[in-house]
Notes: Predicted 3D model of RNase P RNA and transfer RNA as a complex of 442 nucleotides.
RNA sequence: CGAGUCAGCCGGGCAGUUGCUGCCUGUUACCUUGCAAAAGGUAAUGGGGAGAGGAAAGUCCGGGCUCCAUAGAGCAGGAUGCCAGGUAACCCCUGGGGGAUGUGAAUCCACGGCAAGUGCAACAGAAAAUAAACCGCCGGCUACCUCGAAAGAGGUGCAGGUAAGGGUGAAAUGGUGCGGUAAGAGCGCACCGCGCGACUGGUAACAGGACGUGGCAAGGUAAACCCCAUCCGGAGCAAGGCCAAAUAGGAAUCCUACGGUGUGGCUCGCACUGGGUUCGGGUAGGCUGCUAGAAGCUCGUGGUGACACGAGUUGUAGAUGAAUAACUGUCCUCGACAAAACCCGGCUUACAGGCUGGCUCAAUUU
RNA sequence: GCCGGAAUAGCUCAGUCGGUAGAGCAGCUCAUUCGUAAUGAGAAGGUCGUAGGUUCGAUUCCUAUUUCCGGCACCA
Numbered sequence: 001c002g003a004g005u006c007a008g009c010c011g012g013g014c015a016g017u018u019g020c021u022g023c024c025u026g027u028u029a030c031c032u033u034g035c036a037a038a039a040g041g042u043a044a045u046g047g048g049g050a051g052a053g054g055a056a057a058g059u060c061c062g063g064g065c066u067c068c069a070u071a072g073a074g075c076a077g078g079a080u081g082c083c084a085g086g087u088a089a090c091c092c093c094u095g096g097g098g099g100a101u102g103u104g105a106a107u108c109c110a111c112g113g114c115a116a117g118u119g120c121a122a123c124a125g126a127a128a129a130u131a132a133a134c135c136g137c138c139g140g141c142u143a144c145c146u147c148g149a150a151a152g153a154g155g156u157g158c159a160g161g162u163a164a165g166g167g168u169g170a171a172a173u174g175g176u177g178c179g180g181u182a183a184g185a186g187c188g189c190a191c192c193g194c195g196c197g198a199c200u201g202g203u204a205a206c207a208g209g210a211c212g213u214g215g216c217a218a219g220g221u222a223a224a225c226c227c228c229a230u231c232c233g234g235a236g237c238a239a240g241g242c243c244a245a246a247u248a249g250g251a252a253u254c255c256u257a258c259g260g261u262g263u264g265g266c267u268c269g270c271a272c273u274g275g276g277u278u279c280g281g282g283u284a285g286g287c288u289g290c291u292a293g294a295a296g297c298u299c300g301u302g303g304u305g306a307c308a309c310g311a312g313u314u315g316u317a318g319a320u321g322a323a324u325a326a327c328u329g330u331c332c333u334c335g336a337c338a339a340a341a342c343c344c345g346g347c348u349u350a351c352a353g354g355c356u357g358g359c360u361c362a363a364u365u366u
Numbered sequence: 367g368c369c370g371g372a373a374u375a376g377c378u379c380a381g382u383c384g385g386u387a388g389a390g391c392a393g394c395u396c397a398u399u400c401g402u403a404a405u406g407a408g409a410a411g412g413u414c415g416u417a418g419g420u421u422c423g424a425u426u427c428c429u430a431u432u433u434c435c436g437g438c439a440c441c442a
Stems, first nucleotide, its partner, number of pairs: 002361009012331007020051002023048011053337001057348002060346005065236004072268004077232005082096005097111001098109004112227002117225002119221002134166002136162003140158002143156005174192006193216001194214004199208003240288004250279006259273004281441003295314008332335001367438007376391004385422001394408004415431005
C1' cells in the first nucleotide's frame, strides 16, 4: 500500500432575521376570596433558558406502572430448551462446550429427548422399517430341451442359498484388508469407526486415551403428535383517578339466587347483589396520570466478561389536530433512513456518507 | 397510540394430521343460429404477497418483511 474482519463514534457546519411548544421571572388590566395586607386565576406584553433518534420505526419479546383478591388452587393452553453466570425480567447479554463455513481474523446455529409411546415417508424401486431376492452370483434335482459315442456341457423350469456387485431413491441396516465358503455374509480375525460401563480432567456442558466390554443391537422426522425440565393470572395510559356539562335515567330481549356480575379459556375460591346484549338518548370540555428514571457521564474497587458496589458530577422535550420550523447569507465531502405520544431493558428491520482503533491474509520495499 | 385479522386464477372464495392446488363467474376456441343471447362441448390461465429457514419434499410448520381491513372515549 491492497483485500478483509470486528468494535466504537458522528449523522451537514457557522452567522442573522422571523415564528411555534413547555418552564422560570417582571409589568399592566380584569375577576374571585379577604376588613386589610395578600393569595389564586384569565388576557396582553417584556426578559431568560430548554426543545426528537440511533433507530423515536416494526409492536416481536421482557419488565415497571394502573385496575380487577396484596393474584389464590386445579385442569386446559402458551412460551423457552447444550452448560455456567449476569439481570427487575427476557425469545436478551457474557463466558465456556459441541457442530458448520472460511487460508485466516472471525461469523453462524430452535443445539433436550425418535436407546418412552404413537404417527408419517408422495413418485421411483424387488423391498421404506418386526427389512427386502428385480438383475446378478451359487450349488441341488426321479423335470424338460439341445449338442455329444460316452463322460459331460449349455439353456429352460422347480424348490432354495446369498445383501459381495448392479440398478431405484432424499434415505437401502458400519469401512478397509485377510481368512473362510458352493457362492457369500461380523461368519471369524486385525485395524479404523460406533454404543455402553469404569477411570482421569472440568462446578457443568463436555473432553481424553496406552482401560474393559458389545459383533454392531438404537436409520430419518419432535419448526409431527407427544414426553421431560423450567417459566407464565387477565387487560392495557383510549389503563386508572378527579371535576364540569347534558338527557327520555327510555325500549326490546336474555339470565335469575343451585343465579348473575367483577373475571376476557373452564371449574373451585374471593368480593359484590341485580346484571348482560342490542336499539335509542346525551356530552365529546378541563385537570391528573406526565416524565428524576432498574437515568447519563467520570473515577476507583471486584470480576476473563456481561455486570455489581462505592465516590463525585449533570439536569436533559412533554405536545393533544398535536410544537421542535421557515427564510437569507456563506462554506464543504452537497447531507441517507426516518420523526417522541406512559416509561424503561432488549431484539429485528431501514440507513447517503465520514472518522477512529484492534486483528487477519497477501504482496512489495528498506 | 393500543389491540386483532387477512393476502390462493382477471373477480368472489374452497383447500388440516406436509406428498404434483380446485369451484363458480368472467375471458378464449368450436358447435347450434340468418346474426346475437342462452345452451352444449373443449382447452388455457397460478413462482399460493415477498424473502429466508426446518424437512427428501412447504399454500400448509417457523422467522422476518410488504400491503390492506376491522375494533376502542365518557354519562345515564
It holds a member of the Rfam family "Bacterial RNase P class A". Rfam classes the family as a ribozyme.